[in-house]
Context: one part of a larger RNA
């Protein structure tokens, strides 16, 4: 100098306390552990692995396992031979793959031959999700968006280093201000970027409809340029102003205007370094290592197996509810091998037909909770909805293993959950329903979207992390 302390001192965070909703009991859904298995591929491990790499394993994927086959190879660059390439079919097989059959003859030519493509041959060489993340790189996670890291001159010091970066106030801040052997400066902090909140100017379709007119009562016409909107450009918030309090200083605290008021709301953005944290299975890459196998093709399995145990999440235990009927309001996406109106058919899942739309135009699209009425009357019930059984629809060559879904039937555990233990400070939590990556087809998951909408915070004594000063130290 760190670091560490069941030392001290100020401080700050959903850390604690005040709150409101869960987890932890039951069922499923998923992941992980474990065990099984021919194989259940591999990787991620306290916080910061466990609905994680997986934005979607029936076949592929895929990297396991059997089996059956290939050996210059699935695929690159080079030599040579041949034949254009491509296309139609037969047999035999699970297929790869092996034996045949017919069709074709292009493009450039200096008429020798090239050029893409196919076959075969021989070699140099390909390939490897094989092993080291403790050999790297690149990207990532954590502490932590905490407020720190430090450098350069100068000064003290024998040196190691100190000093600036300590004090005194203040701040979301090493933010400022003062003071000061220190004076300056970097890289973070703020701000510049997006996006929301107000308002104005340009615009006026596909979008709008106050006023005038028609109407079939639909912004449909006709018209309109306010109004919504959309989407470019500006204006606004600066402690700018008024009063208090401070040291006259930086701030604070009321207030005033305003659509916002003191960082207005959210994002993006992440200092020096830590933890040899992950990641050789994105990808790149040094070194070992297999080469007729640890390379390649293919069938089928398997990654979904089940005594248990663990994480995360969905449905629930009911009347602030279930049912039934009627009726109202979003936002933010996606749509051509696509979204799919309307009709009809089916109880339905869905089928048939198919208008419009490459979409401010047409479609996905009846948004749920909410609001009327009607039941039900505390019951394992008209809660609950797993289990099975049967009978369909649908995508896909193909749902046994192993999709989702719909209709009748069955109707289980569960009557608010021990220790413990998470999440949230405002349009948040709680709660309702929609989109969309990925996708043939399959979310209780994931990222988005908007609806209705709280409670509480005295307080910093405590328990957790974290800053700053001192102190003690037999660590480093």
């Nucleotide at each position: 100098u760190g670091a560490c302390g069941g030392g001290g001192g100020c401080c700050c965070g959903c850390a604690c306390a005040a709150g409101c909703g869960g987890u932890g009991g039951a069922g499923c859904a998923u992941g992980u552990g474990g065990u099984u298995u021919a194989a259940u591929u591999c990787g991620a491990u306290g916080c910061a692995a466990c609905g994680c790499g997986a934005a979607g394993a029936a076949c592929c994927u895929u990297a396991c396992c059997u089996g059956c086959c290939c050996u210059u190879g699935a695929c690159a660059u080079g030599u040579c031979g041949c034949g254009a390439a491509u296309u139609c079919u037969g047999c035999a097989g699970a297929g790869a793959u092996g034996c045949g059959g017919g069709a074709g003859u292009g493009c450039c030519u200096u008429c020798g031959g090239g050029a893409a493509c196919g076959c075969g041959a021989a070699c140099a060489c390909a390939g490897g999700u094989g092993c080291u993340g403790c050999a790297u790189g690149g990207c990532u996670g954590u502490c932590g968006u905490c407020a720190g890291c430090u450098c350069g001159u100068g000064u003290c010091g024998u040196g190691a280093g100190a000093u600036g970066u300590u004090g005194g106030g203040u701040u979301a801040a090493g933010u400022c201000c003062c003071g000061u052997a220190a004076c300056g400066a970097g890289c973070g902090c703020a701000a510049c970027c997006c996006u929301u909140g107000u308002c104005c100017u340009u615009a006026g379709u596909u979008g709008c409809c106050a006023g005038c007119g028609g109407u079939u009562u639909g912004g449909c016409c006709g018209g309109g340029a306010a109004c919504u909107c959309u989407a470019a450009g500006g204006a606004g918030a600066c402690u700018g102003c008024c009063g208090g309090u401070g040291a006259u200083a930086a701030a604070c605290c009321g207030g005033a205007g305003g659509a916002a008021g003191g960082u207005g709301g959210g994002g993006a953005c992440g200092a020096c370094g830590u933890c040899a944290a992950g990641u050789c299975a994105u990808c790149a890459u040094g070194g070992c290592c297999c080469u007729u196998a640890u390379g390649g093709g293919c069938a089928g399995g398997g990654c979904u197996a089940c005594a248990c145990a663990c994480g995360u999440g969905c449905u629930a235990c009911a009347a602030u509810g279930g049912c039934c009927g009627g009726u109202a309001c979003a936002g933010a996406g996606g749509g051509c091998g696509g979204c799919g109106a309307g009709c009809c058919u089916g109880c339905g899942a869905a089928g048939u037909u198919g208008a419009g739309c490459a979409a401010a135009u047409c479609c996905c699209u009846u948004a749920a909770a909410g609001c009327c009425g009607g039941u039900c009357u505390u019951a394992g019930u008209c809660c609950g909805g797993a289990u099975u059984g049967c009978a369909g629809u649908c995508u896909g060559c193909a749902a046994c293993u192993c999709g989702a879904c719909u209709g009748c039937a069955u109707g289980a555990a569960g009557u608010c959950g021990g220790a413990a233990u998470c999440g949230c400070u405002a349009g948040u939590a709680a709660u309702c329903g929609c989109g969309a990556a990925u996708c043939a087809g399959c979310a209780u998951g994931u990222c988005g979207c908007g609806g209705u909408g709280a409670a509480u915070a005295c307080g910093u004594u405590c328990c957790c992390g974290g800053g700053c000063c001192u102190u003690g130290u037999a660590c480093a």
The part of an RNA shown here (small-subunit ribosomal RNA, 3' major domain) has 476 nucleotides and comes from an uncultured bacterium. The coordinates come from a structure-prediction model, not an experiment, and the mean pLDDT is 85. It matches the Rfam family "Bacterial small subunit ribosomal RNA".